Source information
Model confidence (mean pLDDT): 77 of 100. Predicted 3D model of a 110-nucleotide RNA (Guanidine-I riboswitch aptamer) from Mycolicibacterium austroafricanum. The sequence is in RNAcentral, with records from Rfam and Ribocentre. Of the family's consensus pairs, 100% are formed in the model.
RNA sequence: GUGGGGCGCGCCUAGGGUUCCGCCGGCAGGCAGCCGGGUCUGGUCCGAGAGGCGCAGGCGGCCGGCACCGGAGCCCGGCCGUUCCACGGCGGGACAAAAGCCCGGGAGAC
Repeated sequence: GUGGGGCGCGCCUAGGGUUCCGCCGGCAGGCAGCCGGGUCUGGUCCGAGAGGCGCAGGCGGCCGGCACCGGAGCCCGGCCGUUCCACGGCGGGACAAAAGCCCGGGAGAC
């Protein structure tokens, strides 16, 4: 200098909006219904590469099984350890809509 990997899934959170519910206002005496409001705390909903927890997986070590007179490796199982770091637009896209979602560990910067 170039290329590859750093993955996947589940439950949440920061955050996000407004389909549905609730709430507030209007029409109406009340309910139903209709209209408006997310500059309404909320339930549903969306939701992190650079947030959390867990599962699976990878890697290393040890033990056991296969195993017999004895026996290494492959394979299977168990236990322990490890799985780091990470600044970041503009713009575009989806669902009703928006976003720390997706394009994207991208462009760019260091």